[in-house]
The RNA shown here (Bacterial RNase P class A) has 307 nucleotides and comes from a Flavobacteriaceae bacterium. The gene name in the source record is rnpB.

RNA sequence: AAAGCAGGCUUCCUUAUCGCUGGGUAGUUUACUGCCGAGAGGAAAGUCCGGACACCAAAUUGCAGCAUAGCGGGUAACGCCCGUCCGUUGUAAAACGAGGACAAGUGCAACAGAAAGAAUGUACAGGUAAUGCUGUAGUGAAACCAGGUAAACUCUAUGCGGUGCAACGCCAUGUAAACUAACGUUUGAGAGCGGCAAGUUCAAGUUAGAGGGUAGGCGGUUAGAGCCUUUGGGUAACUAAAGGCCUAGAUAAAUGAUAAGGACACUCUAGGGUGUUACAGAAUCCGGCUUAUGGCCUGCUUUUUUU
Numbered sequence: 001a002a003a004g005c006a007g008g009c010u011u012c013c014u015u016a017u018c019g020c021u022g023g024g025u026a027g028u029u030u031a032c033u034g035c036c037g038a039g040a041g042g043a044a045a046g047u048c049c050g051g052a053c054a055c056c057a058a059a060u061u062g063c064a065g066c067a068u069a070g071c072g073g074g075u076a077a078c079g080c081c082c083g084u085c086c087g088u089u090g091u092a093a094a095a096c097g098a099g100g101a102c103a104a105g106u107g108c109a110a111c112a113g114a115a116a117g118a119a120u121g122u123a124c125a126g127g128u129a130a131u132g133c134u135g136u137a138g139u140g141a142a143a144c145c146a147g148g149u150a151a152a153c154u155c156u157a158u159g160c161g162g163u164g165c166a167a168c169g170c171c172a173u174g175u176a177a178a179c180u181a182a183c184g185u186u187u188g189a190g191a192g193c194g195g196c197a198a199g200u201u202c203a204a205g206u207u208a209g210a211g212g213g214u215a216g217g218c219g220g221u222u223a224g225a226g227c228c229u230u231u232g233g234g235u236a237a238c239u240a241a242a243g244g245c246c247u248a249g250a251u252a253a254a255u256g257a258u259a260a261g262g263a264c265a266c267u268c269u270a271g272g273g274u275g276u277u278a279c280a281g282a283a284u285c286c287g288g289c290u291u292a293u294g295g296c297c298u299g300c301u302u303u304u305u306u307u
Base pairs, nucleotide, nucleotide: 001303002302003301004300005299006298007297008296009295010294012262013261014260015259016258017257018256020039021038023036024035025034026033027032041279045290046289048288049287050286051285052284053164054163055162056161060198061197062196063195065160066159067158068157069156070084071083072082073081074080085099086097087096088095089094100155101154105153106152107149108148122137123136124135125134126133168219169218170217171216179209180208181207182206183205190202191201192200193199226245227244228243229242230241231240232239233238263276264275265274266273267272
């Protein structure tokens, strides 16, 4: 210097003015005003896993279905993470894993070859009463009751309710708790328990049709399995203690604009000029995985050159 591997960060800063949204506080005409402080990510994306929370009144057994799969650890939990063994790829740093079982059973393997499995007998040699009985060659990835394959069907072990913040709860308003039909009232209609079945529970109305009214407000809504620092334990993932911090909450959707100065980069060069990202924008929240992506930093590997 080049090429790679792994990890981390996230990008302009300061001041002022104006504007938008939420919060606190004071006044107050409930409409505003003043002051203070906050306001989009490492993936907010995909909706793929696991949960928190809410509802299905509580809740069983079997079958089917789905998921996982070396060993150990972590975590609220996981199909995630860490360590390690084995295997594959790579010169390596590293990356990936489709990692239980082929004598429980059923399948699959083109071409070549005589023949691809309780199958077959080409050529040569040996041997027998006789027989592919034995060996070698030849074809092929694989040729004596063979091995391979289970991201082939399957078997084994373990595990698994559902729906989702448009969940759900409360308040207000309004109508037609009216009409028709069927079934039913302990001879139990209907509803519930993931799909099915059994069993069981609730139950006097239920289902279908046509029609009428409303769709407004409040909560859920952000203080958390939260974040930062230090110390201890641990190879690590992580964990314990102490101290500190509070950092969007919209509801058709806010999180911006201007000016000056500075910083950095590029270019021209006394001046000056240009730019400051790529992927991309919260919508119940959290832990992961996957995908997209520019720039910078740190460590490691290989090659080349110089001293």

Its mean pLDDT, the model's own confidence on a scale to 100, is 78. NCBI's taxonomy places the organism under Bacteria, Pseudomonadati, Bacteroidota, Flavobacteriia, Flavobacteriaceae. It matches the Rfam family "Bacterial RNase P class A". Rfam classes the family as a ribozyme. About the family: Ribonuclease P (RNase P) is a ubiquitous endoribonuclease, found in archaea, bacteria and eukarya as well as chloroplasts and mitochondria.